[in-house]
Context: one part of a larger RNA
RNA sequence: GAUGAACGUUGGCGGCGUGCCUAACACAUGCAAGUCGAACGCAAAUAGCAAUAUUUGAGUGGCGCACGGGUGAGUAACACGUAGCUUACCUCCCCCCGAGAGUGGGAUAACGGCUCGAAAGAGCUGCUAAUACCGCAUAAGCUCACGGUCUACAGAGGACUGGGAGAAAAGGGUUACUCGCUUGGGGACGGGGCUGCGGCCCAUCAGCUAGAUGGUGAGGUAACGGCUUACCAUGGCGACGACGGGUAGGGGACCUGAGAGGGUGACCCCCCACACUGGGACUGAGACACGGCCCAGACUCCUACGGGAGGCAGCAGUGAGGAAUAUUGCACAAUGGGCGCAAGCCUGAUGCAGCGACGCCGCGUGAGUGAAGAAGGCCUUCGGGUCGUAAAGCUCUUUUCUGCGUGACGAGCAAGGACGGUAGCGCAGGAAUAAGUCUCGGCUAACUACGUGCCAGCAUGCCGCGGUAAAACGUAGGAGACAAACGGUAUCC
Numbered sequence: 001g002a003u004g005a006a007c008g009u010u011g012g013c014g015g016c017g018u019g020c021c022u023a024a025c026a027c028a029u030g031c032a033a034g035u036c037g038a039a040c041g042c043a044a045a046u047a048g049c050a051a052u053a054u055u056u057g058a059g060u061g062g063c064g065c066a067c068g069g070g071u072g073a074g075u076a077a078c079a080c081g082u083a084g085c086u087u088a089c090c091u092c093c094c095c096c097c098g099a100g101a102g103u104g105g106g107a108u109a110a111c112g113g114c115u116c117g118a119a120a121g122a123g124c125u126g127c128u129a130a131u132a133c134c135g136c137a138u139a140a141g142c143u144c145a146c147g148g149u150c151u152a153c154a155g156a157g158g159a160c161u162g163g164g165a166g167a168a169a170a171g172g173g174u175u176a177c178u179c180g181c182u183u184g185g186g187g188a189c190g191g192g193g194c195u196g197c198g199g200c201c202c203a204u205c206a207g208c209u210a211g212a213u214g215g216u217g218a219g220g221u222a223a224c225g226g227c228u229u230a231c232c233a234u235g236g237c238g239a240c241g242a243c244g245g246g247u248a249g250g251g252g253a254c255c256u257g258a259g260a261g262g263g264u265g266a267c268c269c270c271c272c273a274c275a276c277u278g279g280g281a282c283u284g285a286g287a288c289a290c291g292g293c294c295c296a297g298a299c300u301c302c303u304a305c306g307g308g309a310g311g312c313a314g315c316a317g318u319g320a321g322g323a324a325u326a327u328u329g330c331a332c333a334a335u336g337g338g339c340g341c342a343a344g345c346c347u348g349a350u351g352c353a354g355c356g357a358c359g360c361c362g363c364g365u366g367a368g369u370g371a372a373g374a375a376g377g378c379c380u381u382c383g384g385g386u387c388g389u390a391a392a393g394c395u396c397u398u399u400u401c402u403g404c405g406u407g408a409c410g411a412g413c414a415a416g417g418a419c420g421g422u423a424g425c426g427c428a429g430g431a432a433u434a435a436g437u438c439u440c441g442g443c444u445a446a447c448u449a450c451g452u453g454c455c456a457g458c459a460u461g462c463c464g465c466g467g468u469a470a471a472a473c474g475u476a477g478g479a480g481a482c483a484a485a486c487g488g489u490a491u492c493c
Stems, first nucleotide, its partner, number of pairs: 001492003005489001007487003012363006018356002020321001025319003029316003034063003039060002042057006070274003080198007089191002094187007102136004111126006142166003146162006171179003200246003207237003212234008249271004253264004276297005299310004327353001329352003335349001336347004366396004376387004401429006410419001436482005441463003447477005457465002
């Protein structure tokens, strides 16, 4: 000098930040991911005589739920950083360009009936729709196998081309048009994979290795590859530190320092990993998926004992642990995200508010005048000295404070602002509402008196004080330093 700090004493205000570092311990309760009627059938309600219209609900279907938010357990690794490679790859939505959407079919949920169950839920049967599902047709182009020409190459490739085989589609709308659908090419965005180099400790860890190292065939993947498998060979790594053990998320950055360096990895940004513990796949463009599924385990809860339900390392909040860390708040007004043609709905992301001197910064606790100097305290050589212009008094101001009034920007476009009757502004009142903490033996800035008498105590940053005149203990007066803080503790430079 610094801190996500805690502790003691003290404490007026504001702005901006910041706040479980410990038990990746367990969690009551509420909320945190839905949306679309312009894909589809149904039911109910409302209006109406009705046709019909509107609203709501569960269901089929579509898109989203792989983003956003949390945490740092694991990981010493292509996890991260940096520089490259991918002729070994993928990419929903979006943009551009090209080609298309013809004709048929059978179901199923909802719903009705029946049945089982305490519940969670399940079964049988009957009916029905679609942008749900399945045939047939068509194929510019695409994919596959077999040929041809050109081109590049270490190799696998790339472009053009021949006949053959295979695979498409969906409609909706207030009909001006628009939102969608299928197929191909390109782009953009995002990702997967590979490689060089770089960044911890221990050699009191010296040898390690059987899918192990390589090859061939096959499988698998979006894709290369022992990624997997069968067979064959016997390799591969290592003092330039293999293997083992310990520790640890990495980086941008942050702290310190003149720098080199040392230390750290809170907040913010990028990447990674994880989601009660372990394992697994399904769906999907994308997951091996925090608020999805299945299995096993521990734990908790419900039960009619047959069986079921759950996962806060989301936001609040509770218990526990701890020296220690906040509200079960408001709003979608703004920014952003999902869905929707839109209106809009959802959004504990976010914007705000609350609590904490936890940090930084700013402001204030009054200003001027006022005695050779009141009272009082302390000291005294009893003369006086000092607190001290300090107070009082007089004059003034109103930052703050209190009361009243007014009152935003943030919203590009009529209305619409959680914050917020906030900030700001105006008026009134009255010095009014606001100072402490540590130290005073030396280092080190600031001294006397009394009490105590190696006692009581101090100090523990070093030297050290106290046994009768203690500037070192305690109290008082005074002084020094910093100041809404001060002091000491822990840690780093």